[in-house]
This is a predicted structure of a 105-nucleotide RNA (Glycine riboswitch aptamer) from Novosphingobium sp. UBA6722. Its Rfam family is "Glycine riboswitch aptamer". From the family's description: This family represents the bacterial glycine riboswitch. It was read from a public genome assembly, where an Rfam model found it. NCBI's taxonomy places the organism under Bacteria, Pseudomonadota, Alphaproteobacteria, Sphingomonadaceae, Novosphingobium.
């Protein structure tokens, strides 16, 4: 110097499960009514309640790393926390670049 493998960082790909109920406020749509209000149709926004989802992150068990101690360890498992029409935003990983820095032959 290449080239792999770790990390940043741009790019582009990325799934799943509630258009579930109930209250509180807004705003609408139709109808009574002189208002005030009262029913009543859509739709946002909070808070609640049951059911879900796992691929931010977190735990937890292992397979497995030549054998023992230690010690890493998953897309398994659990769901604290995320999240669950559509948009939006998050997203394990994969794939091009790119950049530094360790490490291996």
């Nucleotide at each position: 110097g290449c080239u792999g493998a770790c990390c940043g960082c741009g790019c582009g790909g990325g799934a799943g499960a509630g258009u579930u109920c109930c209250u509180g406020c807004g705003a609408u749509u139709c109808g009574g009514g002189c208002a005030a209000c009262c029913g009543u149709u859509u739709c946002g926004c909070u808070g609640g309640a049951c059911g879900c989802c796992g691929a931010a992150g977190g735990a937890g068990c292992a397979a497995c790393c030549g054998c023992c101690c230690c010690g890493g360890a998953a897309u398994c498992u659990c769901u604290c926390a995320g999240g669950c029409a559509c948009c939006a935003g998050g997203g394990a990983c994969c794939g091009c670049g790119u950049g530094g820095g360790u490490c291996a032959a």